[in-house]
RNA sequence: AGAAAAAGGCAAAUCUGUUGAAAAACAGGUACGCAAAAUCACAGGUCUAAGGUUCAAAGUAGACAACUAGGGCGGCUGGGUUGCCUGG
Numbered sequence: 001a002g003a004a005a006a007a008g009g010c011a012a013a014u015c016u017g018u019u020g021a022a023a024a025a026c027a028g029g030u031a032c033g034c035a036a037a038a039u040c041a042c043a044g045g046u047c048u049a050a051g052g053u054u055c056a057a058a059g060u061a062g063a064c065a066a067c068u069a070g071g072g073c074g075g076c077u078g079g080g081u082u083g084c085c086u087g088g
Stems, first nucleotide, its partner, number of pairs: 001086002009034002014029006032075001038081003042078003045073003051068004
């Protein structure tokens, strides 16, 4: 640097079950794809909004909506670390 060969690996969407406010995560089946689709939320981006704040109404409390991560996404991008094979 690459995925042609060989040995392999992971598992999208969806279904079932569980957890969670949700995003989503985990397990089993399955396979869209992936040369790091191994690992780490550091930076950017993005998803959700329980709780909090604001607004309306009401005036005991209470709508819709907006904002907000301390909650997620590594199969969004960058970056760190590690690894099989081949070639240089």
This is a predicted structure of an 88-nucleotide RNA (c-di-GMP-I riboswitch aptamer) from Salibacterium salarium. RNAcentral holds the sequence, with entries from Rfam. Taxonomically the source falls in Salibacterium (Bacteria, Bacillati, Bacillota, Caryophanales). The coordinates come from a structure-prediction model, not an experiment, and the mean pLDDT is 80. The model forms 95% of the base pairs in the Rfam consensus.